[in-house]
RNA sequence: GACGUGUCAGCGGGAGAGAUCGUAUCGCAUAAAAGUGUGAUCGGCGCCGAAGGAGCAACUGCCCCGGAAACUCUCAGGCCAAAGGACCGCUAGCACGAA
Numbered sequence: 001g002a003c004g005u006g007u008c009a010g011c012g013g014g015a016g017a018g019a020u021c022g023u024a025u026c027g028c029a030u031a032a033a034a035g036u037g038u039g040a041u042c043g044g045c046g047c048c049g050a051a052g053g054a055g056c057a058a059c060u061g062c063c064c065c066g067g068a069a070a071c072u073c074u075c076a077g078g079c080c081a082a083a084g085g086a087c088c089g090c091u092a093g094c095a096c097g098a099a
Stems, first nucleotide, its partner, number of pairs: 003097005009091005018045001020044003024041007046079003052075001053073003059066001
């Protein structure tokens, strides 16, 4: 020490699916009251895949074990916006490799 890989931080981009239902619970607004509207939670039904998690093909003479993903599952998570978000780009630091 160009550059490469990994990691961390900042910035930018970043999809899908209910603005669903309720003699439920707790608030808020309004109202003389009944009630109405609205937010969160809980529950029902219907959905989504791109946090995380799980599954496997090739590989082996056979079995077990191992075995990737943006594939599959949907446990978890999510279904206006916001937030989150795999992944992508830029910048700086660090570690390793290196003409």

Overview
This is a predicted structure of a 99-nucleotide RNA (Glycine riboswitch aptamer) from an Oleiphilaceae bacterium. It matches the Rfam family "Glycine riboswitch aptamer". From the family's description: This family represents the bacterial glycine riboswitch. Model confidence (mean pLDDT): 81 of 100. Of the family's consensus pairs, 89% are formed in the model.